[in-house]
RNA sequence: UGCCCGAGACAGGGGCGCCCGCUGGGCUGAGACGUACCCUUGGAACCUGAUCCGGUUGAUCCCGGCGUAGGAAGUCUUGCGGACCCGCCC
Numbered sequence: 001u002g003c004c005c006g007a008g009a010c011a012g013g014g015g016c017g018c019c020c021g022c023u024g025g026g027c028u029g030a031g032a033c034g035u036a037c038c039c040u041u042g043g044a045a046c047c048u049g050a051u052c053c054g055g056u057u058g059a060u061c062c063c064g065g066c067g068u069a070g071g072a073a074g075u076c077u078u079g080c081g082g083a084c085c086c087g088c089c090c
Base pairs, nucleotide, nucleotide: 001083003082004081005079006078007077008076009075010074011040012039013038014037016034017027018026019025020024046071047070048069052065053064054063055062
């Protein structure tokens, strides 16, 4: 120190499906509308293409593709942190 890592504050972004005998229950998931959960500069929080393509399932889910495709929300503070730089001593 305009780099890296961690933490915090505030601010911001995002999704909510499938099934059944449907005032309820089951499934997947971090989250299925929660004072919650995930994400905040990017190979993936999420969106678009997409009512997409192949496999699988009763359906969602799941696996692969599309996909080093196109988009997508940040500032500050902090650390017996890292790295680098400068000075001094040996």